[in-house]
Context: one part of a larger RNA
RNA sequence: CGCAGGAAACUUGAGAAGGGCUGUCCCUAGUACGAGAGGACCGGGACGGACGAACCUCUGGUAUGCCAGUUGUUCCGCCAGGAGCACCGCUGGUUCGCUACGUUCGGGAGGGAUAACCGCUGAAAGCAUCUAAGCGGGAAGCCUGCUUCAAGAUGAGGUUUCCAACAGGCCAGUCCUGUGAAGGCACCCAGCUAGACCACUGGGUAGAUAGGCCGGAAGUGGAAGACAGGACCAACGACUGUCGCAGCUGACCGGUACUAAUCAGCCGACAA
Numbered sequence: 001c002g003c004a005g006g007a008a009a010c011u012u013g014a015g016a017a018g019g020g021c022u023g024u025c026c027c028u029a030g031u032a033c034g035a036g037a038g039g040a041c042c043g044g045g046a047c048g049g050a051c052g053a054a055c056c057u058c059u060g061g062u063a064u065g066c067c068a069g070u071u072g073u074u075c076c077g078c079c080a081g082g083a084g085c086a087c088c089g090c091u092g093g094u095u096c097g098c099u100a101c102g103u104u105c106g107g108g109a110g111g112g113a114u115a116a117c118c119g120c121u122g123a124a125a126g127c128a129u130c131u132a133a134g135c136g137g138g139a140a141g142c143c144u145g146c147u148u149c150a151a152g153a154u155g156a157g158g159u160u161u162c163c164a165a166c167a168g169g170c171c172a173g174u175c176c177u178g179u180g181a182a183g184g185c186a187c188c189c190a191g192c193u194a195g196a197c198c199a200c201u202g203g204g205u206a207g208a209u210a211g212g213c214c215g216g217a218a219g220u221g222g223a224a225g226a227c228a229g230g231a232c233c234a235a236c237g238a239c240u241g242u243c244g245c246a247g248c249u250g251a252c253c254g255g256u257a258c259u260a261a262u263c264a265g266c267c268g269a270c271a272a
Stems, first nucleotide, its partner, number of pairs: 001152001005163007015149004021049007033038001051106005059100004066093005071086006110144003117137004165179005170173001183267003187204005209260003212256005218249003225243005
C1' cells in the first nucleotide's frame, strides 16, 4: 500500500515445512518342520541405541563481585576494622537464570489408493487363462492421519462485537474543508512470559510496571564490638569462648505509592 466504510478479537485452511530410524531378549515353543544338527511364520510383551522436542523437580555444570577464608603490596595517622591492585589475585561454597552429563515425551495406531506379487469370475479360442469387460488381497513406499506456520490464498475467506455523528463550501459526489466516534499511534515506566534494532507483552496515579523499603524463602557459615580465657610471650597482639542458627546477601516469593511512569499531543468513518 492492497483486501471498496472505519475498528477490535476469535478463527477456517488452499498451500508449505517437520516427523516417519532401528536392535536385543522373553512368551507362543524347543512347538510346526527336520534322521539329526538345528529351528520358525503368525501373534503378544520387556528393555535398549542413535535422533528429535520440551523442561529444570532430581543429579551435575556455570556463577565477574552473593557469603566466607587467605597471600603479596599500597592507602585510610597507628591498633582494630576496611578499601584498591594482583586472571573474578587465589581458594571453599552458592540462590535465580541458562544448561546436559539430568528429567519427561515422540517415531505410532487407524483409513484410502497402489507396486512387485497372489487371487475370483471370465471370454476372444466350446478347453485353458488373474484380464480383454468386471471384482478382490497386497509394502518401512504414495495420499491422509500427528506437530508447526499459514487469507499478499490479489481467489486477499469466515464469525462475533464496537463506531457509523455534526458544521460549512462548490464545479453536486464514494467531492473539498473543519470538528473528531469506535479504535489506534506516539510518549513514558518496565519485562527472567519478549528481544540485535524494530517488534511483542505488561503498566502509566481510578496505578503494584520497575526501583527503593519491609517481611519471607534461599545462600554463606558464626560479623563488628565488648567481656572472658590463656600455649607462647617482658607485654600487647594473633588465637579460643560467650553475647549469637549470628552478621551479610544479585536475580526468587509477597507486601508497601517513598521514587519514576507528569502534563500535554497526533491519527482516525461514503450515511452509498
Large-subunit ribosomal RNA, domain VI from Isoptericola sp. 178, 272 nucleotides, folded computationally. Taxonomically the source falls in Isoptericola (Bacteria, Bacillati, Actinomycetota, Actinomycetes). RNAcentral holds the full RNA, with entries from ENA. Rfam family: Bacterial large subunit ribosomal RNA.